[in-house]
Molecule: transfer RNA
Organism: Candidatus Woesearchaeota archaeon
Formats: sequence, C1' cells, structure tokens
RNA sequence: GCGCGGGUGGCUAAGCGGUACGGCGUCAGGCUGCAGACCUGAAAAUCGGGGGUUCAAAUCCCUCUCCGCGCU
Repeated sequence: GCGCGGGUGGCUAAGCGGUACGGCGUCAGGCUGCAGACCUGAAAAUCGGGGGUUCAAAUCCCUCUCCGCGCU
C1' cells in the first nucleotide's frame, strides 16, 4: 500500500431503514442480626468523527480515524 472483519451505557453484546434487546456491574427497596445469594424497581449509549441520501439512518453511500487478521 491492497483486501476482509470490527468500533453501540462502566464492561460485554444484539440490532441490518421506523427512534437501541439482553447479561454483568452501579443505585434504591425487599429479604437478613450484618453481608452474600435471591426478588422488585431505577439511572446510564453524541451507536468511533465528519458529510450525504431519506419523511425517517446504528443500519444505505462518501471520507477520515482506531483495533484485529490476511496479502504484497
């Protein structure tokens, strides 16, 4: 340099045009002598950055950037 895959809450991970599903963790409550386990509830995501298409974009297009694998 070329090709492919990936970047989504603190961590992890789904979604593939109709406004982001879960798990772990965190916070509050229940339970307990206290805690853990268990049960209930809650908060938290500019969807890597910018631009474009569309009534509507995490999703489609362009570009940049970072990570991984392969090729030269």